[in-house]
C1' cells in the first nucleotide's frame, strides 16, 4: 500500500429567539406569575423469549399440554451469554450449526429404476456342475445358453449393503489377505462432551430420515399496569330505624286495625371521577481484586423522562464530512428486524521496498 476479519464507540455541532411539559423555589385565596433546573433511542421497534412486580389458583404428587435438546459455567431467568468439544467451510484471521436417540416399537422415501428395506438379475460377466449338440482318440474335446451362479463393470436415483491392491474363481463375491477405514471392549488423558501414532477382538454397515410419530433428560399454574390498591358523587335500586293518630288508595255501612303508597334520616355495594402503582434500579461510572472468560465481590462517586389525548418542537445564524432507520408509557435482561455515514482497537492473507 490493497483486500479480508472480530470487536467497541459516535448518531451532525455550536449559538440566539419564541414555545410544550414535569419537578424546586418563591409570591399569590385561586387561576397563575417569576427564578432556577430536567426532559427519547442504539435500536425507544417486532412483542420473539426469560425475570421482577400485581391479582387469582394452589398439601403433595401424577396425568395431559407446550417447550429446550453436544459438555461445562454465568446469570434473577432465559430459547440468553461465556468457554470448551464435534462436524462443516475458508489459504488464514475467522465464520456456521435444533448437534440426544432409528440394535424399544411404529411410519415415510416422489419421479427414475430390474430391484428402496430381514435386499435386488435390466444390460454385462460366467455357464465350473446337471442336462442339450457336435467331433471322436470313450472320457476327454469344442459349441450353444436351458437350469443356474455372479452385486466385479454399466445404468437409474437423493440413497443400491465400505475403500485400494494382491491372490483366489467357471465368472465373481471380505471368500482369503496387507494397508486404510468401521463397529464393540479395556486403557490413557480429560469435571465432562469427547479425543488417542495405545492394546484386544470382529470380516465388518448395525443405511437414510425424530422442524415422522415416538422414547429420554430437563424446565413450566393462569393472566396481565386496561394488572392491582385507596378516596368517592348525582341517579336509580338494596337493608335498617324513625315520622306520618293530618294525607291517597284496598278491605268495609262506619270506626279501629291491616296491606299499599308517602316524607326524614343512616349503613354499605357498584357507576362517572379523582389518587396511586410511577420511577432509585438485578442502576451507571471509577478504582481495586478473584476468574482462561461470560460474571462475581469492595470501596467510592452521580441521580439521568414520567405523561394521560398523551410534552421533547419551530425559526434564524455560522461551520462541516451535508445528517440514516427511527419516538418512552410499569420496570428490566435478551434476541431478531431497520439504520447515511465516521471513528478506535486486535488479527490475517497477498504484493512492494529496507
Nucleotide at each position: 500500500g490493497a483486500g479480508u476479519u472480530g470487536g467497541c464507540c459516535c448518531a451532525g455541532a455550536c449559538a440566539a429567539u419564541c414555545g410544550c411539559u414535569g419537578c424546586c423555589u418563591g409570591c399569590g385565596u385561586a387561576a397563575g406569575c417569576a427564578g432556577g433546573g430536567g426532559g427519547a433511542g442504539g435500536a425507544a421497534a417486532g412483542u420473539c423469549c426469560g425475570g421482577g412486580c400485581u391479582c387469582c389458583a394452589u398439601a403433595g404428587g401424577g396425568c395431559a399440554g407446550g417447550g429446550u435438546g453436544c459438555c461445562a459455567g454465568g446469570u434473577a431467568a432465559c430459547g440468553c451469554c461465556u468457554g470448551g468439544g464435534a462436524g462443516g467451510c475458508g489459504c488464514g484471521a475467522g465464520c456456521c450449526u435444533a448437534c440426544g436417540a432409528c440394535c424399544a416399537g411404529u411410519g415415510c422415501a416422489a419421479c427414475a429404476g430390474a430391484g428402496a428395506g430381514c435386499a435386488a438379475a435390466c444390460c454385462g460377466c460366467c455357464g465350473a456342475u446337471g442336462g442339450c449338440c457336435c467331433g471322436c482318440u470313450u472320457g476327454c474335446g469344442g459349441g450353444a445358453u436351458c437350469a443356474g451362479g455372479u452385486a466385479a463393470g454399466g445404468g437409474u436415483g437423493a440413497a443400491a449393503g465400505g475403500g485400494u491392491g494382491c491372490g483366489g474363481u467357471a465368472a465373481g463375491a471380505g471368500c482369503g489377505c496387507a494397508c486404510c477405514g468401521c463397529g464393540c471392549g479395556a486403557c490413557u488423558g480429560g469435571u465432562a462432551a469427547c479425543a488417542g501414532u495405545u492394546c484386544g477382538u470382529g470380516g465388518c454397515a448395525c443405511g437414510g430420515u425424530a422442524a415422522a410419530c415416538u422414547c429420554c433428560a430437563c424446565c413450566c399454574g393462569g393472566a396481565g399496569c386496561a394488572a392491582g390498591a385507596c378516596c368517592a358523587a348525582a341517579u336509580a335500586g338494596g337493608c335498617c330505624c324513625c315520622c306520618u293518630u293530618u294525607g291517597g288508595c284496598g278491605u268495609g255501612g262506619c270506626c279501629c286495625g291491616c296491606g299499599u303508597u308517602g316524607g326524614g334520616g343512616g349503613c354499605g355495594g357498584g357507576u362517572a371521577g379523582g389518587u396511586u402503582g410511577c420511577u432509585g434500579g438485578a442502576g451507571g461510572c471509577g478504582u481495586a481484586u478473584g476468574g482462561u472468560g461470560a460474571c462475581g465481590u469492595a470501596c467510592g462517586u452521580c441521580c439521568u423522562a414520567g405523561a394521560g389525548g398523551a410534552a421533547u418542537g419551530a425559526u434564524u445564524g455560522u461551520c462541516c464530512a451535508c445528517g440514516a432507520c427511527a419516538g418512552a408509557a410499569c420496570c428490566c435482561g435478551g434476541c431478531u428486524u431497520a439504520u447515511c455515514g465516521g471513528g478506535c482497537c486486535g488479527a490475517c492473507u497477498c504484493a512492494c521496498a529496507c